A computed fold for a 155-nucleotide RNA, annotated as glmS glucosamine-6-phosphate activated ribozyme aptamer. Model confidence (mean pLDDT): 79 of 100. It was read from a public genome assembly, where an Rfam model found it. Its Rfam family is "glmS glucosamine-6-phosphate activated ribozyme aptamer". A reference for the family is Winkler et al. (2004), "Control of gene expression by a natural metabolite-responsive ribozyme", Nature. By type it is a riboswitch.
[in-house]
RNA sequence: GGACCUGUCAAAGCGCCGGGACCCCCUUCGGGACGGGUUGACGAGGCGGGAAGUGAUCGAACCUUCGGCGGGUGCUUCCCCGUGCCGCUCCGGGCGCGCACACGGCCGGCAAAUAUGCGGGCGACCGCAAAACAAAGGGGCCGUGACCGGAGAAG
Numbered sequence: 001g002g003a004c005c006u007g008u009c010a011a012a013g014c015g016c017c018g019g020g021a022c023c024c025c026c027u028u029c030g031g032g033a034c035g036g037g038u039u040g041a042c043g044a045g046g047c048g049g050g051a052a053g054u055g056a057u058c059g060a061a062c063c064u065u066c067g068g069c070g071g072g073u074g075c076u077u078c079c080c081c082g083u084g085c086c087g088c089u090c091c092g093g094g095c096g097c098g099c100a101c102a103c104g105g106c107c108g109g110c111a112a113a114u115a116u117g118c119g120g121g122c123g124a125c126c127g128c129a130a131a132a133c134a135a136a137g138g139g140g141c142c143g144u145g146a147c148c149g150g151a152g153a154a155g
Base pairs, nucleotide, nucleotide: 014070015069016068017067019066020039021038022037023036024035025032026031042059043058044057048080049079050078051077052076053075054074081098082097083096084095085094088152089151090150091149092148093147101145102144103143104142105141106140107139116129117128118127119126120125
């Protein structure tokens, strides 16, 4: 220096579990609880910095995705920074927003699980493969609407 193995970090619909449910187990088939185990949110979307509060968007599936704990990019308030709105620039304030104005309408596109197949497990169940089907947000187009003061530039 290289190869291999193991562990840690890695995650943010994320992690965990002593309740519950389920399997193995025992059973006099009513049930039992000693032990071992499985499950316990399917993806999409989402972060300027700090503080506080709350305890988090969207749909898919559905027998528990029940219940609990921790965390969290959501929401609200305050401060700072940035950005849109005075024809342009800067400054002060106001309103909104967070690589960035809001609202309405139209258009188009996007998922995984379930199910299916294969494999593993006594089993609950787990892993892999390839296909179908969302909504919100975001994107495109159209429309409506989004400030006041001061200084300056250009004319």